[in-house]
Parts: sequence; structure tokens; C1' cells
RNA sequence: GCCGAUGUAGCUCAUUUGGUAGAGCAGUCGCCUUGUAAGCGACAGGUAACGGGUUCGACUCCCGUCAUCGGCU
Repeated sequence: GCCGAUGUAGCUCAUUUGGUAGAGCAGUCGCCUUGUAAGCGACAGGUAACGGGUUCGACUCCCGUCAUCGGCU
């Protein structure tokens, strides 16, 4: 230099013919317990890496940029 993959909650990851963004763990509160852990319930947490475009509507399609990983030279 060229090619490909990935980027979504604090962490690990879902979410597909484009139609209101979710789970587990972690966090907070409550229940249970003599108490702790475990268990049960609830709550909070996201402008979907960044910037444009297409569309009535974009995490999803197109272009560019950045970061990480892999391959080739």
C1' cells in the first nucleotide's frame, strides 16, 4: 500500500426481507433471612464509533473518516 471482518447499556452479546432498541451479568431499591450469601420482584442505564446521503421512516441500504483484529504484498 491492497483486501476482509468488527464497532449497539459499565462488561459479554442479541436485534435481517428498513417500521417504537433487548437479554444475561454488574449497579440501585425492595421482599425473603437472626444476619450474610443465594433466590424473587422492581427501577435505572443507549442520541447503535463519527460525518454525510437515500427513504415517509435507517442499528439495518450507499459513500467517506476513525479505531481494533486478521490476511496479502

The prediction has a mean pLDDT of 81. The RNA shown here (transfer RNA) has 73 nucleotides and comes from Anaerolinea sp. 4484_236. The sequence is in RNAcentral, with records from ENA. The source organism's lineage runs through Bacteria, Anaerolineae, Anaerolineales, Anaerolineaceae and Anaerolinea. It matches the Rfam family "tRNA".